[in-house]
FMN riboswitch aptamer (RFN element) from Mycetocola manganoxydans, 159 nucleotides, folded computationally. The source organism's lineage runs through Bacteria, Actinomycetes, Micrococcales, Microbacteriaceae and Mycetocola. It was read from a public genome assembly, where an Rfam model found it. The coordinates come from a structure-prediction model, not an experiment, and the mean pLDDT is 83.
RNA sequence: AACGUGCUCCGGGGUCGGUGAGAGUCCGAACCGGCGGUGACAGUCCGCGAGUCGCGCCCAGCAAUGGGCGUGAUUGAGCCGGUGAAAUUCCGGUACCGACGGUUAUGGGUUGGGAUGUGCAAGCAUCCCGGCUCGAGUCCGGAUGGGAGGCAGCACGCG
Numbered sequence: 001a002a003c004g005u006g007c008u009c010c011g012g013g014g015u016c017g018g019u020g021a022g023a024g025u026c027c028g029a030a031c032c033g034g035c036g037g038u039g040a041c042a043g044u045c046c047g048c049g050a051g052u053c054g055c056g057c058c059c060a061g062c063a064a065u066g067g068g069c070g071u072g073a074u075u076g077a078g079c080c081g082g083u084g085a086a087a088u089u090c091c092g093g094u095a096c097c098g099a100c101g102g103u104u105a106u107g108g109g110u111u112g113g114g115a116u117g118u119g120c121a122a123g124c125a126u127c128c129c130g131g132c133u134c135g136a137g138u139c140c141g142g143a144u145g146g147g148a149g150g151c152a153g154c155a156c157g158c159g
Stems, first nucleotide, its partner, number of pairs: 003157006009150002015029004030138002032098002034048004043096002051074010078094005100141003107134012
């Protein structure tokens, strides 16, 4: 040095403008990318973690409910060209994705009433007032949490 065990520590990022009574949610542009693996470096290849749901067991509680362990399910997205021994990982080009709950929501869909214009009419267009419904990767929340893991440190063992 390697290996094993224990403890400590570390362990997620991202905004400007416009419209407007009101938006970090709409419009325009921008910005961000956990962990391990992979013949060469990965948000979009393989797997993991976290989230969500079901089942079983345990703990706390008067209860509601919350937490822990195990297990099953679910869980987004990429191609082309170039270089090369090798790249969906690099270079060039052009795209795409982002859990759950909440949130003055100007936007979308649908529907009722009214006004105006147009048309022979059916209807169509615009505006106003309501109903229902959808609407955040960057805001808030669970989370001062959890965690894949760590050429971070210390100790003991082993050697």